[in-house]
Transfer RNA from a Candidatus Woesearchaeota archaeon, 71 nucleotides, folded computationally. Rfam family: tRNA.
RNA sequence: ACGGCUGUGGUCUAGUGGUAUGAUCUGAGCCUCCCAAGCUUAUGGUCAGGGUUCAAUUCCCGGCAGCCGUA
Numbered sequence: 001a002c003g004g005c006u007g008u009g010g011u012c013u014a015g016u017g018g019u020a021u022g023a024u025c026u027g028a029g030c031c032u033c034c035c036a037a038g039c040u041u042a043u044g045g046u047c048a049g050g051g052u053u054c055a056a057u058u059c060c061c062g063g064c065a066g067c068c069g070u071a
Base pairs, nucleotide, nucleotide: 001070002069003068004067005066006065007064010024011023012022018054026042027041028040029039030038047063049061050060051059
């Protein structure tokens, strides 16, 4: 330099045109003599920009970051 793959809450992860799933962490409550465990509930997310579209996490473009490969 070129090519490929990946990018989703603090962490891990599902989804792929109709507004994001689950687990874990954290806060509150229930239970318990107390703790742990268990149950309920809340908060918190689509790498950033542009385009297409009524609607984009998804499709397209060129970037950024990481990993792999070729030279």